[in-house]
Molecule: small-subunit ribosomal RNA
Organism: Pseudomonadota bacterium
RNA sequence: UUUUCGGAGAGUUUGAUCCUGGCUCAGAGUGAACGCUGGCGGCGUGGAUUAGGCAUGCAAGUCGUGCGAUCCCGAAGGUAGUGCUUCGCAAGAGGCGCUUCAUUCGGGAUAGCGGCAGACGGGUGAGUAACACGUGAGUAACCUACCUUUAUUCCGGGGAUAGCCUUGCGAAAGCGAGGGUAAUAUCCGAUGUGUCCCGAGAAACAAAAGUUUGUCGGGAUAAAGCCCUGACGUAAGUCAGGGUGAAUAAAGAUGGGCUCGCUUCCUAUCAGCUAGUUGGUAGGGUAAUGGCCUACCAAGGCGAUUGACGGGUAGCUGGCCUGAGAGGGUGGUCAGCCACACGGGGACUGAGACACUGCCCCGACUCCUACGGGAGGCUGCAGUCGAGGAUAUUUAGCAAUGGGCGAAAGCCUGACUAUGCGACGCCGCGUGAGGGAUGAAGGCCUUCGGGUCGUAAACCUCUUUCGAUGGGGAAGAAUCCCGAAUUUUUCGGGAUGACGGUACCCAGAGAAGAAGCCACGGCCAACUCCGUGCCAGCAGCCGCGGUAAUACGGAGGUGGCGAGCGUUACUCGGAUUCAUUGGGUGUAAAGGGCAGGUAGGCGGGUCGAAAAGUUUUGGGUGAAAUCCUUUCGCUCAACGAAAGAACUGCCCAAAAAACUUUCGACCUUGAGGCUGGAAGAGGAAAGCGGAAUUCCCGGUGUAAGGGUGAAAUCUGUAGAGAUCGGGAGGAACACCAGUGGCGAAGGCGGCUUUCUGGUCCAGUCCUGACGCUGAGCUGCGAAAGCUAGGGGAGCAAACAGGAUUAGAUACCCUGGUAGUCCUAGCCGUAAACGAUGAGCACUAGGUGUUGGGGGUUAAACCUUCAGCGCCGUAAGAUAACUCGUUAAGUGCUCCACCUGGGGACUACGGCCGCAAGGCUAAAACUCAAAGGAAUUGACGGGGGCCCGCACAAGCGGUGGAACAUGUGGUUUAAUUCGAUGCUACGCGAAGAACCUUACCAGGGCUUGACAUGCAGGAAGUAGGAACCCGAAAGGGGGACGAGCCGUCAAGUCGGCAACCUGCACAGGUGCUACAUGGCUGUCGUCAGCUCGUGUCGUGAGAUGUUGGGUUAAGUCCCGCAACGAGCGCAACCAUCAUCCUUAGUUGCUACUCUCUUUUAUUUAAAAGAUAAAAGAGAGGCACUCUAAGGAGACUGCCUGCGAUAAGCAGGAGGAAGGUGGAGAUGACGUCAAGUCAGUACGGCCUAUAUGCCCUGGGCUACACACGUGUUACAAUGCCCACUACAAAGCGUUGCCAAGCCGCGAGGCGGAGCUAAUCGCAAAAAAGCGGGCUCAGUUCAGAUUGGAGUCUGCAAUUCGACUCCAUGAAGACGGAAUCGCUAGUAAUGGCGGAUCAGCUAUGCCGCCGUGAAUACGUUCCCGGGCCUUGUACACACCGCCCGUCAAGCGAUGGGAGCUGGGGGUACCUGAAAUUCCGCUUUAAGCGGACUGAAGGUAAAACCAGUGACUGGCGCUAAGUCGUAACAAGGUAGCCGUACCGGAAGGUGCGGCUGGAUCACCUCCUUU
Repeated sequence: UUUUCGGAGAGUUUGAUCCUGGCUCAGAGUGAACGCUGGCGGCGUGGAUUAGGCAUGCAAGUCGUGCGAUCCCGAAGGUAGUGCUUCGCAAGAGGCGCUUCAUUCGGGAUAGCGGCAGACGGGUGAGUAACACGUGAGUAACCUACCUUUAUUCCGGGGAUAGCCUUGCGAAAGCGAGGGUAAUAUCCGAUGUGUCCCGAGAAACAAAAGUUUGUCGGGAUAAAGCCCUGACGUAAGUCAGGGUGAAUAAAGAUGGGCUCGCUUCCUAUCAGCUAGUUGGUAGGGUAAUGGCCUACCAAGGCGAUUGACGGGUAGCUGGCCUGAGAGGGUGGUCAGCCACACGGGGACUGAGACACUGCCCCGACUCCUACGGGAGGCUGCAGUCGAGGAUAUUUAGCAAUGGGCGAAAGCCUGACUAUGCGACGCCGCGUGAGGGAUGAAGGCCUUCGGGUCGUAAACCUCUUUCGAUGGGGAAGAAUCCCGAAUUUUUCGGGAUGACGGUACCCAGAGAAGAAGCCACGGCCAACUCCGUGCCAGCAGCCGCGGUAAUACGGAGGUGGCGAGCGUUACUCGGAUUCAUUGGGUGUAAAGGGCAGGUAGGCGGGUCGAAAAGUUUUGGGUGAAAUCCUUUCGCUCAACGAAAGAACUGCCCAAAAAACUUUCGACCUUGAGGCUGGAAGAGGAAAGCGGAAUUCCCGGUGUAAGGGUGAAAUCUGUAGAGAUCGGGAGGAACACCAGUGGCGAAGGCGGCUUUCUGGUCCAGUCCUGACGCUGAGCUGCGAAAGCUAGGGGAGCAAACAGGAUUAGAUACCCUGGUAGUCCUAGCCGUAAACGAUGAGCACUAGGUGUUGGGGGUUAAACCUUCAGCGCCGUAAGAUAACUCGUUAAGUGCUCCACCUGGGGACUACGGCCGCAAGGCUAAAACUCAAAGGAAUUGACGGGGGCCCGCACAAGCGGUGGAACAUGUGGUUUAAUUCGAUGCUACGCGAAGAACCUUACCAGGGCUUGACAUGCAGGAAGUAGGAACCCGAAAGGGGGACGAGCCGUCAAGUCGGCAACCUGCACAGGUGCUACAUGGCUGUCGUCAGCUCGUGUCGUGAGAUGUUGGGUUAAGUCCCGCAACGAGCGCAACCAUCAUCCUUAGUUGCUACUCUCUUUUAUUUAAAAGAUAAAAGAGAGGCACUCUAAGGAGACUGCCUGCGAUAAGCAGGAGGAAGGUGGAGAUGACGUCAAGUCAGUACGGCCUAUAUGCCCUGGGCUACACACGUGUUACAAUGCCCACUACAAAGCGUUGCCAAGCCGCGAGGCGGAGCUAAUCGCAAAAAAGCGGGCUCAGUUCAGAUUGGAGUCUGCAAUUCGACUCCAUGAAGACGGAAUCGCUAGUAAUGGCGGAUCAGCUAUGCCGCCGUGAAUACGUUCCCGGGCCUUGUACACACCGCCCGUCAAGCGAUGGGAGCUGGGGGUACCUGAAAUUCCGCUUUAAGCGGACUGAAGGUAAAACCAGUGACUGGCGCUAAGUCGUAACAAGGUAGCCGUACCGGAAGGUGCGGCUGGAUCACCUCCUUU
């Protein structure tokens, strides 16, 4: 610069991720079909199935210018007959008709003879895997009618035959006999330009056979006439010219025949096939080569991924569809070739056929028949039946194009041209256009505001394609005929159109007549409502549907396409999912168990030659159509025309020589040899050795031994076991011994000898590419197993017994046979593994070890070659794990193998094996996954660390009794509902006689018991004391009898409230806690749960949060690719324990004072005084207390330990010490945990009832079971009497004092108290004293009888309490199980809520008395962190295996049965060709070979079916076990053998794809 115009993905395996891998979708296409729908036109296209059967019509005829006849028409003149008529007396003559006959001329038609054509055109695709097709060559091995050209001819004769006539047979089809006749029919003869054959000889080409062209001689071989014109002739006829036809030969063109190279489906579960088979010679046959055919001779020919033979399937091609391409699929219409014509065979004619609408024979079928015999062939065009999901008119015309015949006119032509039908396909057009917002009505949705259908409609203006109506109206026509002029030919005129009154044009009217289908969960554009409720249904894959379905059905809306739209079927694509372009094999599917080696494939360096591959150039061919480009024609397009390009191929020629190849010559580095050394469980055979087990003999010796988790079977007093000595026999070789050695792999281990294979190192002497790999093939090949013979000590499948167990065909134990060992021979498989084929080359290292060599005297050390290991982010590779000079890196060569899971390491077949079995190796059917690596969790009868009243150590209980209370169950008209492992069960309920109450029965009410709004009404109105009915609710009802605000002088009027009527609505403890809010339980007051940024990883994720210490704590410290942060922990809050300050009434009273009372002393007494006690008061606020504010505790101080840290241990001080005690406080989350009946709330349901009111009943039932409690069983006790010491609460519908009454519950009573004031209120255990004396009791108090009290409208169902009497069970509780670590457990009483009363022994609080024990973390339970395995992720309450049973499905075997195609042998043998014989020479008779159809026989193959039988697959909830996944509870798995209901168990050998612990070795870091 030119050319090229061209490549998209998604869903689905998982909790999530990456990969592998299948399935599915989006695209294009079709001779299609089906469903819904449907206005017009153009161009195409339409029996794909039964090559099944066919009624009817048509599809191949034509020529009289080849021939003889026959018939018809016209004309001419005649013959004969006859009618009418004219003339005529008549005879007769004439005229006009009709009929008949013969001739001539002209025209038409036709059966037959004859010629040409019926071999084309048209149909179909059955057969065919083949020279059938395609492509390219060859034919010197050939033919070719009609056509064209050239050359030469068309002479003389003969005998028949059809038609026709007569006649016979037959139902018919038809067949025969006799007579006569023509030709371009046929025969003979002549001629021979030529042609063919024979002989002779020459030249050229080729050199293999041979071929061609001249020359000479000999022989053989042909024909046909007809038409027109002219001349002559009476005519017959003759001659000339023209046309046509015929003969011979040559050539051309066209069309064919034959041959060859290459290409052309699947199957090796088809491996051997072949007797005309392969070749030769001779002959026959053919247009022609050839085993094409025959005879003879020879024994060949084909074949292993270059696939013979067989089987299956199939017409081939140009093309068409798809695809970026390479490819893949396909062969309808159109075109080329082939094959076929009812099934099969055969020839005849002919230029051409073994012939679609010709012939003969056999067969099947149909039809006719007089039963004797005949006829037929739609895979031509229409049409019909059948089969089928499915495919058209029994149309018109030869007008055009083409074909046959003819001289021509013309005739024929279901070829063809047109038409009809079908949305079957492609293309075009239309169903209106512009304006129009009250965004109408209506539909749908709604958060009720509105939104949307929607400028859509209505309405206004405009247009008229298509359709309908009316009018006009083609092109396609050239031939041909007539006339004129003419050699051809030209001019003038005329006629010919199926389509068709079609295309097209014009006019008027009028939006007028014209839209559907599919989809809307994702892929995939498009969303809401209603209905339904795992039903009905959808679904291409994933999957939707179990009461709020964008997934089902409907509706509205939306999206897509549009006269169509979807579905189904099939093909390609996507699929790089068979990978040439363009894949893989350690663990996903996939390396052969290992080696030797054949064919094949591939192959070191240099030089030369050739030119097969390769490249370039040129030529031929690659039909047309199609595709592509350009231009043009139908108004556009589809469609069509022209030109170009292309057809990527094959063939021929020439050139080049880099690479591959071939040939030749050489080289040494690959390979091999030679010389010298070396190590070794390499192999085979023979011999030898010691230790140990077992057995036998003998001695000593006595009661056990053995075995196990524990036992038992077993051995032993007939002397075991133990021990000592002796002997027998077999097998295996301790230590050395080692990720040490050797071998190809399997494998190889005492010592010695013999034989023998391989390897390594050094030398660099020899050969000179001799090499690598390796399909088939051959050999070797653990263990188990088999055959035969030995051997047999130990061990040990099977088996037996004992245990274990629910069972135990197992694990454990005691025995024990094959076997294990040897010899000989089979078998041929293993987790035969490094799950990694062999060879060569290249690509950082470090370290150890084995065997050599070198440096060095040796050691150490360094270096080199060959092995064996480990580490490694060198690079690189990988999905990751990991690999990494011993590659899974980078390349090359060769082999083997893979293509979703299951079915299936299977069936059938074949080969091997004595058998067991091995090797090879499918399909139906079924699933949407199966799988690899890694991640986060969860789990483990895995590991490590740690915690908790978790265990242990203690104390007291429960489980036994009676009662209380709750639950289950049962019952019932109802026993309302909820809570159900821990985390329901003295729970909701902090109070069920009515009420509560939700349940049941009955009686009532219906705008309602309650709320809001609207409309209307309403003064003796609503209401309603009495009173009546009634169980009550409710109904009726005389007297009485209305409110508030405003206005007004007042009456009144208006409004509101209340009432009545009606409408909206109220109401619901009806459902859904699996639609929800809120609240709550539990893990758990456990220490965890996360985020941002950064970093690592393809990613899920990781890191941080792990590690070393420490803590109650992810508490803190240190380290660290992490640095920070949040929710949790802790602290902050309130309370208790100490102190201080402040404040004192109703609290307190140390101290002071006053008063009262009593007592004592003094006094005779009184008064008085003093003292003491009690009470009251006034001071007072020290104490107690009350309630406000402060202080105090922080590992702060000391010692020790610890990394000097965090912290831990001890101590001091202190009221309190290491979180001081006890509360409140509950992270992210889990359990679809609980609650719709506390309230709230979505949806659904109900509306004279599921609402509301009332009476009565029920929630309180009672064979039973469980939970939680109370009281006890007694002496640490019970009873009686007396005497002390609290705290915290509560009280006006209330607490209730003193006093009196009652045995008591209680009653009467009334003071005080709205409470630091009064009351409840007595605290009890304790203490002191007395009684009881071990007893079912002076224990215990249930139950029952009687009598009462209180509350309340009411105590029967169904209250509590009191008194008297009664006096059950129970004597400390089986298995099991609960609480508690200090002011705790245990024990004692007190108060409160709810509440008329009470079922409270419950619950929530308060104070009194007041212990024991903790060695410790092995175990049980729960929890936290790290790590490991996993087939789990609904997460171990997981997953999952096999038998059996049931249903369904496909399939193997199977006594057989049925069918099919083909072959073999034999029998019979039509037509027919060929041959032979006879002969009357005929189309006759007889025979032979071959031969279709048929039959018989044996065997093989392929299908279908089959009683029964084998396994397999699938299927919400069947049975038995629990084999696998965790150490899966006996590690698992592989091969093999035996055994067992089943998974499976056991033996032998192997593997790690086994956890855990320990040891050894090696490596890394320091």